Transfer RNA from a Fidelibacterota bacterium, 72 nucleotides, folded computationally. The source organism's lineage runs through Bacteria, Pseudomonadati and Fidelibacterota.
[in-house]
């Protein structure tokens, strides 16, 4: 320097044009003599960053960061 994947709450992670599942770790209750364990709840602004497209962008498109890969 070129190409390709990929960036999502504190973690991992699914989604992919109509507003975001799971899990885990925290916080509150319930229950127990007390713990754990198990079962409700709750977590507010969670889609790298800037821009175009479109009624509508996490998603498409364009630039840039930033990891890992591969070629040279």
């Nucleotide at each position: 320097g070129g190409c390709g994947u990929g960036g999502u709450g504190g973690c991992c992670a699914a989604g992919u044009a109509g507003u975001a599942a799971g899990g885990c770790a925290a916080g509150a209750g319930u229950c127990u003599g007390c713990a754990a364990a198990a079962c409700u709840c709750u977590u507010a602004c969670a889609c790298g960053c800037g821009g175009g497209u479109g009624c509508a962008a996490u998603u498409c498109c364009c630039g840039c960061c930033c990891a890992c890969g591969c070629c040279u």

The prediction has a mean pLDDT of 80. Its Rfam family is "tRNA". Rfam links the family to the GO term triplet codon-amino acid adaptor activity. By type it is a transfer RNA. RNAcentral holds the sequence, with entries from ENA.